The RNA shown here (transfer RNA) has 74 nucleotides and comes from Methanomassiliicoccales archaeon PtaU1.Bin030. The coordinates come from a structure-prediction model, not an experiment, and the mean pLDDT is 83. It matches the Rfam family "tRNA". The family's RNA type in Rfam is transfer RNA. The source organism's lineage runs through Archaea, Methanobacteriati, Thermoplasmatota, Thermoplasmata and Methanomassiliicoccales.
[in-house]
């Protein structure tokens, strides 16, 4: 310098054009214990890297940067 893959709540994941964006972990309230744990029952918590297009409608299709990784080249 050219390919290829990923980039989503504190992690870690699911989703492949349309409901309010999915689970587990972890937090946090409540219940249960004498207390912890363990279990039960509820909540917060992601402008889906960034920008721009395509469409009525984009985490999802394109096109640019960015950052990780993994090939090849010099």
């Nucleotide at each position: 310098g050219g390919g290829c893959u990923c980039a989503u709540g504190g992690u870690c994941u699911a989703g492949u054009g349309g409901c309010u964006a999915u689970g587990a972990c972890g937090u946090c309230u409540c219940c249960c214990u004498g207390a912890c744990a363990c279990g039960g029952a509820g909540g917060a918590g992601a402008u889906c890297g960034c920008c721009g297009g395509u469409u009525c409608g984009a985490a999802u299709c394109c096109g640019g940067c960015u950052g990780a990784g993994c090939c090849c080249a010099c």